[in-house]
A computed fold for a 95-nucleotide RNA from Marinobacter sp. SS5-14b, annotated as TPP riboswitch aptamer (THI element). NCBI's taxonomy places the organism under Bacteria, Pseudomonadati, Gammaproteobacteria, Marinobacteraceae, Marinobacter. The sequence was found by an Rfam model in a public genome assembly. It matches the Rfam family "TPP riboswitch aptamer (THI element)". Rfam's curators write: Vitamin B(1) in its active form thiamin pyrophosphate (TPP) is an essential coenzyme that is synthesised by coupling of pyrimidine and thiazole moieties in bacteria.
RNA sequence: UUCAACUCAACGGGGUGCCCUUGAUUGGGGCUGAGACCACACCCGCGGAACCUGACACGGAUAAUGCCGGCGAAGGGAUUGAGGAACGCUACGCA
Numbered sequence: 001u002u003c004a005a006c007u008c009a010a011c012g013g014g015g016u017g018c019c020c021u022u023g024a025u026u027g028g029g030g031c032u033g034a035g036a037c038c039a040c041a042c043c044c045g046c047g048g049a050a051c052c053u054g055a056c057a058c059g060g061a062u063a064a065u066g067c068c069g070g071c072g073a074a075g076g077g078a079u080u081g082a083g084g085a086a087c088g089c090u091a092c093g094c095a
Stems, first nucleotide, its partner, number of pairs: 001086003006083005011045004016039001017031005051076003058069003
């Protein structure tokens, strides 16, 4: 000087569904998932599919559900610092 990956900190952005039971969205149980009791959690922060719109949409499954797939080279979407790393320069020492 530059900054890819990684780590940490602070800050910020997100989602929280389906089914059974229960008088009850209250409690309990089951399914998928990082997260489904707004969690001292989890995920994501521009190399952005975390998440939202399209979408009460489409195809396939399921007890059911964004459960899976396309949609998606679509449109939006939230950052700084330090560690660290790379390169260059200077000084000192050695050869």